This is a predicted structure of a 132-nucleotide RNA (TPP riboswitch aptamer (THI element)) from Arenicella sp. Rfam family: TPP riboswitch aptamer (THI element). Gene Ontology term of the family: thiamine pyrophosphate binding. NCBI's taxonomy places the organism under Bacteria, Pseudomonadati, Pseudomonadota, Arenicellales, Arenicella. Model confidence (mean pLDDT): 77 of 100. The sequence was found by an Rfam model in a public genome assembly.
RNA sequence: GAGACACCCAGGGGGCGGCUGAACCUUAUUAGCCUGAGAGUUGUUUAGUUUAUAGCAUGCUAUAAACAGUGACAUAAACCCCAUGAACCUGAUCCGGUUAACACCGGCGUAGGGAUGGGCAUAUCACACCAU
Numbered sequence: 001g002a003g004a005c006a007c008c009c010a011g012g013g014g015g016c017g018g019c020u021g022a023a024c025c026u027u028a029u030u031a032g033c034c035u036g037a038g039a040g041u042u043g044u045u046u047a048g049u050u051u052a053u054a055g056c057a058u059g060c061u062a063u064a065a066a067c068a069g070u071g072a073c074a075u076a077a078a079c080c081c082c083a084u085g086a087a088c089c090u091g092a093u094c095c096g097g098u099u100a101a102c103a104c105c106g107g108c109g110u111a112g113g114g115a116u117g118g119g120c121a122u123a124u125c126a127c128a129c130c131a132u
Stems, first nucleotide, its partner, number of pairs: 001125002007119004011082004017034006023070002042074004048067009088113003094107004
């Protein structure tokens, strides 16, 4: 003089699933289980289909059943990740194994994308000088 890893400061990126019961279904909820680092706080906003019966204003309303659905956007907290980047996103409602299902394992995958600056100074390296 250079300088990892770690640490510190500031900044940024990201996801929040699967299953079961009940409830709701113009009040888009609630309890439990599974995996996981993490399974979501608050606010705003939007919303069914079919059949049967009854009523009338004849295409609407009400009731019942079945099916589908219980979302979208913004946002708090915690958590993960920031180029040595599979944190995450797309392909993908993908393919094989496995599981109650998700998770998981393998493929896709040398795929296409994806969020960083500073400080500290140790190991270490280089050079110079001094001593033996």